[in-house]
RNA sequence: AUACAGUGUGGGGGAGAGCGCUGCGGCUUCGACUUGCCGUGGCCACCGAAGGAGCAACCGCCCGGGAAACUCUCAGGUACCCGUACUCUACAUUGUG
Repeated sequence: AUACAGUGUGGGGGAGAGCGCUGCGGCUUCGACUUGCCGUGGCCACCGAAGGAGCAACCGCCCGGGAAACUCUCAGGUACCCGUACUCUACAUUGUG
């Protein structure tokens, strides 16, 4: 200097599913459990692409090891917004050739 792989940061792309019901609190409203919004607890329904867990082939032959965009739905999420695995790119750094 260069190729590949890993990690971090910045930028771009990035789906799904109830604007559900109800209690409480706050703001708002001329105003009462009145209007609208936000937060939070409970209930029902749903989604899977933060995280988490499970397993095939195969290896081992006893235990076990062993993957996901598959499965589960503990967690998370369900108008808009935000965010998400994944992906592209730039920089930095580590390892190998």
Predicted 3D model of a 97-nucleotide RNA (Glycine riboswitch aptamer) from a Paracoccaceae bacterium.
The coordinates come from a structure-prediction model, not an experiment, and the mean pLDDT is 77.
Its Rfam family is "Glycine riboswitch aptamer". About the family: This family represents the bacterial glycine riboswitch.